c-di-GMP-I riboswitch aptamer from Desulfoscipio geothermicus, 88 nucleotides, folded computationally.
RNA sequence: AUGUUUAAUGGGCAUAACCGGUGAAAACCGGUGACGCAAAGCUAUGGGUCUACGGUACUUACAGUACUAUGAUUGCCAAGCUGCAAGU
Numbered sequence: 001a002u003g004u005u006u007a008a009u010g011g012g013c014a015u016a017a018c019c020g021g022u023g024a025a026a027a028c029c030g031g032u033g034a035c036g037c038a039a040a041g042c043u044a045u046g047g048g049u050c051u052a053c054g055g056u057a058c059u060u061a062c063a064g065u066a067c068u069a070u071g072a073u074u075g076c077c078a079a080g081c082u083g084c085a086a087g088u
Base pairs, nucleotide, nucleotide: 001088002087012037013036017032018031019030020029021028022027035075041081042080043079045078046077047076048073049072050071054068055067056066057065058064
């Protein structure tokens, strides 16, 4: 430098669900838990997906419908940065 390629050791993260909290929601935070992950470490930079407080339009008796991220998702896919062990 490479980084599962043929291990092993030491380990790491933490799905769903439940409890408490934040939020308009999606979702997130803390605890319990463990489906899985060789980057399931970090960054919302590009794409995808989710939500729609607010805004716009329609409709209008009440209400509702559609569009829209500035919101969210890194355990959706890329990209960038960083990293452990053996071996070479």
The source organism's lineage runs through Bacteria, Bacillati, Bacillota, Clostridia and Desulfoscipio.